A computed fold for a 99-nucleotide RNA, annotated as THF (Tetrahydrofolate) riboswitch aptamer. The prediction has a mean pLDDT of 76. Of the family's consensus pairs, 83% are formed in the model. Its Rfam family is "THF (Tetrahydrofolate) riboswitch aptamer". Rfam links the family to the GO term tetrahydrofolate metabolic process.

[in-house]
RNA sequence: CACAGAGUAGAAUUUUGUGCGUAAAGUGUCCUUUGAACGGGGAGUUGUCAAAGGGACGAAAGGCUUUUGCCUGCGGUACAAGGUUCGCAUCCCGCUGUU
Numbered sequence: 001c002a003c004a005g006a007g008u009a010g011a012a013u014u015u016u017g018u019g020c021g022u023a024a025a026g027u028g029u030c031c032u033u034u035g036a037a038c039g040g041g042g043a044g045u046u047g048u049c050a051a052a053g054g055g056a057c058g059a060a061a062g063g064c065u066u067u068u069g070c071c072u073g074c075g076g077u078a079c080a081a082g083g084u085u086c087g088c089a090u091c092c093c094g095c096u097g098u099u
Stems, first nucleotide, its partner, number of pairs: 002098004010086010020075003029055008040093004061072004
C1' cells in the first nucleotide's frame, strides 16, 4: 500500500411476569418547536429516538356477581426479564489478520 475482518448504542420479533385501559387513556398517523443518542477517536444527515403543543381518524366485549369485585378476552397498551434475528446512514483515523 492492498484485501479481508472484529466490536457498540440500538432496532425488529417472540415468550413470561406485573400493571394500565375497555366509563377510551394509550398505540398508530400528520404538523410545529425543542432536545438527545449514533463501534475506540473525530465529524455527522434529509435518517433514528424523546419531550411539549396542535390537527384528523378511531376500538371488543362476554360471563359470574351486585361491587365499583372476580374470571375469560380484547388493545398496532406500559414496564421488567429471557430467547431469536438484524445492527455504526455516511466520511476520515484507529484496531486485528494476511500479503